Context: one part of a larger RNA
RNA sequence: CUGGGCUUAAAGCGUGUGUAGGCGGAAGCGUAAGCAUUUUGUGAAAUCCCCCGGCUCAACCGGGGCAUUGCUUGAUGUACUGCGCUUCUUGAGGCAGGUAGGGGUGCGAGGAACUCUUGGUGGAGCGGUGGAAUGCGUAGAUAUCAAGAGGAACGCCGGUGGUGAAGACGUCGCACUAGGCCUGUCCUGACGCUGAGACACGAAAGCGUGGGGAGCAAACGGGAUUAGAUACCCCGGUAGUCCACGCCGUAAACGAUGUCUACUAGGUUGUCGCGGUUCUGACGCCGGAACAGCCGAAGCCAAAGUGUUAAGUAGACCGCCUGGGGAGUACGGUCGCAAGGCUAAAACUC
Repeated sequence: CUGGGCUUAAAGCGUGUGUAGGCGGAAGCGUAAGCAUUUUGUGAAAUCCCCCGGCUCAACCGGGGCAUUGCUUGAUGUACUGCGCUUCUUGAGGCAGGUAGGGGUGCGAGGAACUCUUGGUGGAGCGGUGGAAUGCGUAGAUAUCAAGAGGAACGCCGGUGGUGAAGACGUCGCACUAGGCCUGUCCUGACGCUGAGACACGAAAGCGUGGGGAGCAAACGGGAUUAGAUACCCCGGUAGUCCACGCCGUAAACGAUGUCUACUAGGUUGUCGCGGUUCUGACGCCGGAACAGCCGAAGCCAAAGUGUUAAGUAGACCGCCUGGGGAGUACGGUCGCAAGGCUAAAACUC
């Protein structure tokens, strides 16, 4: 290389947009580049293979043929691919009318709880644990009432439920803004799929500058426990957690399952639209689309399982794997303020 694979054995990039490239719907006409048939020249000899012959045989040698799968000249063919032109509507998109939603950004508002401050009542404990102690409290705590301040998070509804490409998103209102689904079949007419590089987004922690800081809480201090206790339990407590702007770019970033398309039994549940049925409306019933689940036929699978949301049957394109350790490390490159990220070996060893 061929071949085989990627849910759990090694292996799907965290997710998307998209450049090159690869691949690409239906009909007709033309062309003949690919393709096919035939033909021209060439493809040295020796060697290999086949046949015949010469050394007593063989090795060896001589003669003839094949082969040399390649390149090339001309002719012919036109199903398929390509190219050019014309046409089409089912793929894709647009338009119109509906519709659901914690989709995003900004601004404003709210109540419960908590902590603190001030004042009132009150007067000895409170708190905490397995039990205690550290801690707080007669300078009046805990408890309770009133007033005020502050920051963070939004109980019930809430759901096997919804939205988003993923990360993620949940009090209420307003403004701006993105996408989906359904119906109509009016318009464009293949405008499509995938996507190396590239670009964008990307939990938490962490970093920079400036704010903010109620609660919680790495580090740290103290009290316990214990043989010890750099822990688990308790009392405190700083970064951080929050906001703005800028970095970082990683996660068991998981469905451990790349994206797109077509096909292949059903049953049942939910969310949200649509159509039909009855004179009208509601309920009901019937049908169909999208999304989200459960159970299962065939098939697949080492099995667990999966099964129209495939891990079935096929196609297109990308990514990735090749025994364990060494090692996602060293070196080099590159990105980063740093922490570190990305790319990525070998010796050696089993």
The part of an RNA shown here (small-subunit ribosomal RNA, central domain) has 350 nucleotides and comes from a metagenome. The RNAcentral record of the full RNA draws on SILVA. Its mean pLDDT, the model's own confidence on a scale to 100, is 88.